[in-house]
RNA sequence: UCCUCGAAAAGGCAAACCGGUCGUAAGGCCGGGACGCAAAGCCAAGGGCCGAUCGUGCGUUUGCGGUCGGUAGCCGGUUGUCGAA
Numbered sequence: 001u002c003c004u005c006g007a008a009a010a011g012g013c014a015a016a017c018c019g020g021u022c023g024u025a026a027g028g029c030c031g032g033g034a035c036g037c038a039a040a041g042c043c044a045a046g047g048g049c050c051g052a053u054c055g056u057g058c059g060u061u062u063g064c065g066g067u068c069g070g071u072a073g074c075c076g077g078u079u080g081u082c083g084a085a
Base pairs, nucleotide, nucleotide: 005083006082012037013036017032018031019030020029021028022027035073041078042077043076046075047074048071049070050069051068052067053066054065055064056063057062
């Protein structure tokens, strides 16, 4: 120095919920707020999940497929702070 790992220290992020706002919705943004997080930084052309719409099977719920949208705090990919055992 690098890999692995995750003690300590310095910090960082921000779930649910509430208020406002955008959206048909999933969900996003801002403020408050902290459940937690060693990547809870970034990536949607991998997988999963969620929503909308169309088609199809079905007596209805609902299943399957296509398209579009979302979710990175589901897995995954990728970059990175610190330096004990």

Model confidence (mean pLDDT): 84 of 100.
A computed fold for an 85-nucleotide RNA from a Planctomycetaceae bacterium, annotated as c-di-GMP-I riboswitch aptamer.
It was read from a public genome assembly, where an Rfam model found it.
Of the family's consensus pairs, 95% are formed in the model.
Its Rfam family is "c-di-GMP-I riboswitch aptamer". Its family is annotated with cyclic-di-GMP binding in the Gene Ontology.